Model confidence (mean pLDDT): 81 of 100. SAM riboswitch aptamer (S box leader) from Aeromicrobium terrae, 112 nucleotides, folded computationally. Lineage of the source: Bacteria > Bacillati > Actinomycetes > Nocardioidaceae > Aeromicrobium.
[in-house]
RNA sequence: CACUCAUCACGAGGGGUAGAGGGACACGGCCCGACGAAACCCCAGCAACCAGCUCGACUGAGCCAGGUGCUCCUUCCGUCCCGGGCGAGAGUCGACCCGGGAAAGAUGACCC
Numbered sequence: 001c002a003c004u005c006a007u008c009a010c011g012a013g014g015g016g017u018a019g020a021g022g023g024a025c026a027c028g029g030c031c032c033g034a035c036g037a038a039a040c041c042c043c044a045g046c047a048a049c050c051a052g053c054u055c056g057a058c059u060g061a062g063c064c065a066g067g068u069g070c071u072c073c074u075u076c077c078g079u080c081c082c083g084g085g086c087g088a089g090a091g092u093c094g095a096c097c098c099g100g101g102a103a104a105g106a107u108g109a110c111c112c
Base pairs, nucleotide, nucleotide: 004109005108006107007106008105013043014042015041016040017039021032022031023030026079027078028077029076044071045070046069048068049067050066052063053062054061055060075104080101081100082099083098084097085096086094087093088092
C1' cells in the first nucleotide's frame, strides 16, 4: 500500500513560528483565510477506535484520557443507482425537493 470490520447529523480552543492559501481527487457550487490560510511546535479540550478499570453477560453501559485520532460549514453540498414528489409534457426529461443505497474519502482496529 492492499484486504477485512466499525464509525463519520453529536462533541471539542488558545498561544508561538510562518506568510497564501485551504475545505481528499476531477468537475459544478458554496464556505473559510492579512480581524492571518497550509505546515510545524506548545498548552488545553473532545471522546470514534484500541489499551486499562467497574458493572454485567445484552456482545452492552459507565469510568479513564495511556496509544492513535479529532477540535468552521453533515465526509460543506452535489455529480452514480433505486423509490416518491414537483414541474414540463407526445415520449420522457430536469445535479428542483424528500427518503434510501452504492462508490470514493477520513479515522481506528486488524494485517504486513
It was read from a public genome assembly, where an Rfam model found it.